[in-house]
RNA sequence: AACUCAUCAAGACCGACCGAGGGAUAGGCCCUUUGACGUCGGGGCAACCAUCGGUCCCAACCGAACGGUGCCAACUCCUGCGAGAGACCGCCCCAUUUCUUCGGAAAUGACAGGUCUCGCGAGAGAUGAGUG
Numbered sequence: 001a002a003c004u005c006a007u008c009a010a011g012a013c014c015g016a017c018c019g020a021g022g023g024a025u026a027g028g029c030c031c032u033u034u035g036a037c038g039u040c041g042g043g044g045c046a047a048c049c050a051u052c053g054g055u056c057c058c059a060a061c062c063g064a065a066c067g068g069u070g071c072c073a074a075c076u077c078c079u080g081c082g083a084g085a086g087a088c089c090g091c092c093c094c095a096u097u098u099c100u101u102c103g104g105a106a107a108u109g110a111c112a113g114g115u116c117u118c119g120c121g122a123g124a125g126a127u128g129a130g131u132g
Base pairs, nucleotide, nucleotide: 002131003130004129005128006127007126008125013042014041015040016039017038021031022030023029026079027078028077043072044071045070048068049067051064052063053062054061055060076124081121082120084118085117086116087115088114089113094109095108096107097106098105099104
């Protein structure tokens, strides 16, 4: 690298340096010389691993927060793939009704298809732990 499992709607700043991009990716939409991103120092959030304590038959749950990670714009910023639900639009043909200058016209229904919203699942991504 890859594979497996778990989580991803919460939370979290200040300063120095650097100097033009950054938010994984495509399309959006945002952040950014009022200095983003990145690096460093300090601080913090959180509770994945480990540790300690409690409940406890085990499992599991709760708390603490020294250690190992991680994180500190926006729901993983939104969408992308699948099927579904709801709402709206809907050509030609067709059906019904009305009108007719008898050529047709109009309205309604149905209709392939389309748009938006909502959640569900997948894929991709991120983080942790394990295997390797």